This is a predicted structure of a 680-nucleotide part of an RNA (large-subunit ribosomal RNA, domain II) from a Clostridiales bacterium. Its mean pLDDT, the model's own confidence on a scale to 100, is 86. Its Rfam family is "Bacterial large subunit ribosomal RNA". Rfam links the family to the GO terms ribosome and structural constituent of ribosome. The RNAcentral record of the full RNA draws on ENA. NCBI's taxonomy places the organism under Bacteria, Bacillati, Bacillota, Clostridia, Eubacteriales.
[in-house]
Context: one part of a larger RNA
RNA sequence: GCCGGCGAGUUACGAUGUGUGGCAGGUUAAGAUAUAAAGUAUCGGAGCCGAAGCGAAAGCGAGUUUGAAGAGAGCGUUAAGUCUCACGUCGUAGACCCGAAACCGGGUGACCUAUCCAUGAGCAGGUUGAAGCAGCGGUAAAACGCUGUGGAGGACCGAACACACGCCUGUUGAAAUAGUCGGUGAUGACUUGUGGAUAGCGGAGAAAUUCCAAUCGAACCCGGAUAUAGCUGGUUCUCCUCGAAAUAGCUUUAGGGCUAGCGUUCUGAGAGAUUACCGAAGGUAGAGCACUGUAUAGGCUAGGGGGCUUCACGGUUUACCGAACCUUAACAAACUUCGAAUGACGGAUAAUUGAUUCAGAGCAGUCAGACGGUGACAGAUAAGUGCCAUCGUCAAAAGGGAAACAGCCCAGAUCCACAGCUAAGGUCCCAAAGUACAGGUUAAGUGGUAAAGGAUGUGUCAUUGCAUAAACAACCAGGAUGUUGGCUCAGAAGCAGCCACACAUUCAAAGAGUGCGUAAUAGCUCACUGGUCGAGUGAUGAUGCGCCGAAGAUUACCGGGGCUAAAACCUGACACCGAAGCUUGGGAAUACCUGAAUGGGUAUUGGUAGAGGAGCAAUGUAUACGGGCAGAAGCCAUAGCGGAAGCGGUGGUGGACUGUAUACAAGAGAGAAUGCCGGC
Numbered sequence: 001g002c003c004g005g006c007g008a009g010u011u012a013c014g015a016u017g018u019g020u021g022g023c024a025g026g027u028u029a030a031g032a033u034a035u036a037a038a039g040u041a042u043c044g045g046a047g048c049c050g051a052a053g054c055g056a057a058a059g060c061g062a063g064u065u066u067g068a069a070g071a072g073a074g075c076g077u078u079a080a081g082u083c084u085c086a087c088g089u090c091g092u093a094g095a096c097c098c099g100a101a102a103c104c105g106g107g108u109g110a111c112c113u114a115u116c117c118a119u120g121a122g123c124a125g126g127u128u129g130a131a132g133c134a135g136c137g138g139u140a141a142a143a144c145g146c147u148g149u150g151g152a153g154g155a156c157c158g159a160a161c162a163c164a165c166g167c168c169u170g171u172u173g174a175a176a177u178a179g180u181c182g183g184u185g186a187u188g189a190c191u192u193g194u195g196g197a198u199a200g201c202g203g204a205g206a207a208a209u210u211c212c213a214a215u216c217g218a219a220c221c222c223g224g225a226u227a228u229a230g231c232u233g234g235u236u237c238u239c240c241u242c243g244a245a246a247u248a249g250c251u252u253u254a255g256g257g258c259u260a261g262c263g264u265u266c267u268g269a270g271a272g273a274u275u276a277c278c279g280a281a282g283g284u285a286g287a288g289c290a291c292u293g294u295a296u297a298g299g300c301u302a303g304g305g306g307g308c309u310u311c312a313c314g315g316u317u318u319a320c321c322g323a324a325c326c327u328u329a330a331c332a333a334a335c336u337u338c339g340a341a342u343g344a345c346g347g348a349u350a351a352u353u354g355a356u357u358c359a360g361a362g363c364a365g366u367c368a369g370a371c372g373g374u375g376a377c378a379g380a381u382a383a384g385u386g387c388c389a390u391c392g393u394c395a396a397a398a399g400g401g402a403a404a405c406a407g408c409c410c411a412g413a414u415c416c417a418c419a420g421c422u423a424a425g426g427u428c429c430c431a432a433a434g435u436a437c438a439g440g441u442u443a444a445g446u447g448g449u450a451a452a453g454g455a456u457g458u459g460u461c462a463u464u465g466c467a468u469a470a471a472c473a474a475c476c477a478g479g480a481u482g483u484u485g486g487c488u489c490a491g492a493a494g495c496a497g498c499c500a501c502a503c504a505u506u507c508a509a510a511g512a513g514u515g516c517g518u519a520a521u522a523g524c525u526c527a528c529u530g531g532u533c534g535a536g537u538g539a540u541g542a543u544g545c546g547c548c549g550a551a552g553a554u555u556a557c558c559g560g561g562g563c564u565a566a567a568a569c570c571u572g573a574c575a576c577c578g579a580a581g582c583u584u585g586g587g588a589a590u591a592c593c594u595g596a597a598u599g600g601g602u603a604u605u606g607g608u609a610g611a612g613g614a615g616c617a618a619u620g621u622a623u624a625c626g627g628g629c630a631g632a633a634g635c636c637a638u639a640g641c642g643g644a645a646g647c648g649g650u651g652g653u654g655g656a657c658u659g660u661a662u663a664c665a666a667g668a669g670a671g672a673a674u675g676c677c678g679g680c
Base pairs, nucleotide, nucleotide: 001680002679003678004677005676006675011093012092013091014090015089016088017087018086019085021083022082023081025049026048027047031043032042033041034040053060054059063075064074065073066072096234097233099231103224104223105222106221107220108219114198115197116196117195118194119193120192121191122190123188125157126156127155128153132149133148134147135146136145137144161185162184163183165182166181168179169178200216202212203211204210209218237615238614239613240612241611242610247260248259249258250257251256261366262365263363264362265361266360267359268358269357271356272353273352274351275350276349277347278346279345286338287336288335292332293331294330297327298326299325303321304320305318306317307316308315309314369394370393371392372391373390374389375388377386378385399410400409401408414587415586416585417584419583420582421581425577426576427575428561429560430559434574437572438571439570440569441568447563453548454547457545458544459543460542461541462540463539464538465537466536474532475531476530477529478528480505481504482503485499486498487497511526515524516523588605589604590603591602592601593600594599616669619665620664621663622662623661624660625659626658627657634653635652636651637650638649640647641646
């Protein structure tokens, strides 16, 4: 891991509801008697419930309590109960099953290990050479020195022995801690044998929460004990009807509860919803500035600052600041002189709908919601973010589309069909259906990602200048004189800078000069003019589609191939494809209506938690009826029947039991619990 077996809402006593049967008041309990020994019959009325309530009570009583009260008010009076059985739920019990870590009690452990006590044992070999002592030297005597002797040491090197610092190997090991190679101590606070002592609310500890038998922040074993678990997991056959919630309030509450909301079943009532219309309330969107604040420009002006004046008072002045006021012109969730649309509330009538509504009772589940659209808030007008409101979908919803894709778009699956029509979305190929039609646009593969900003891309519309008295562009020619204007300056001559009545003259025209250039001149050029040529040429605005801006980790930003008068985009009109939608044909079920009846009609039949209903199967008991060695159960095979659980027939195997009907009783259904036991 698989297979097989086992494996979870039970029982007792109460409470309450529904159904059912008995009686109309209901009913017996313990116990007794009887015999035909059975979930039997007959006694047994103690007791319980009901028939009257109110009050704290005395008590009174269809009333009573309060009270001064013949008041008012509260609770009653006006509805039949009770006993059995079955089922639903609750309470008390282990109470659907398995699961703690822990707590308490009584015992067992120091053969492991820690410390201690008693008594024993062990430490190859080599090295160093303390004190002391002796001799000699030395001294007044000492000290001291030298040479020997001596043999100290938590001394040195290094086996046994003890330890465990490093790498490697091992890591379903040879081993639940080891092995190889190195390492440390090795006369000591050394190592070790045997015996003994200390015990869990404890002992021991050169102290690490370390050890106390592979167990230690409190050992192990048994018991209290089915501890408790608002937590996790699991909870076994079928079909049918309906079908949620993820919210509010309270909660030592927040992943748990209780009540309400929303579901279901039953009973009763006879309502409800939408639209039109009417009524009343409102202060949002918008708007506005009359208030509260913020804020713009100008005027006017109290006050303040500065200047002038004055001994002072004061006067006067000001491109200074400036309250208030006037004009202008803005902003606001906590501003409003105003003010919608929706929405919400109430209502007669009408239309539509057709039980969608309300009340009571039994039983729930839900209290983690998710995304999308819209309106706000928080955040950074970030988040697949948080938090409200409202609608939708998912949750609990399959089908078609969006390549794939709970929450988007279309659409709600009773079953069958090799029938038809459509929705969203599509119609060149993958791939069902137009290589369809008409008119435009795009050249960027834009389409098939993105901004500020930028640009003689291109289409459309509008305004406007110049132009056959010849425009725009190109080419030819001119572009002068006073004058080098004045100033400044080393110089300043159109062209460093400053000034200006930016002059005047000659002209077809020519600036006291548009740019380049020079040290300054010079030189080139422009404005402006003539000619050549001969038809359009400039400017501005609006708008459609494109371009650049554009760097990331896969060819990877059309699903792919591939697509350019399109297979892209815009506009128009037609056809087709396309779903479990709708229709057609044929079945089933549920509810209601109808019929005397087989029947007919209408509507409905997605579904998690959950409520309700109807069945199937296994075991046993009772009664009735059966089957079986001419072959029971079980097992194997098999094209039968039934809406499902399931039921049968036949054949084989097997070799002795077993079925059907009705009623009853429960150890009554297995795939999951890191389930338990067995097998492989």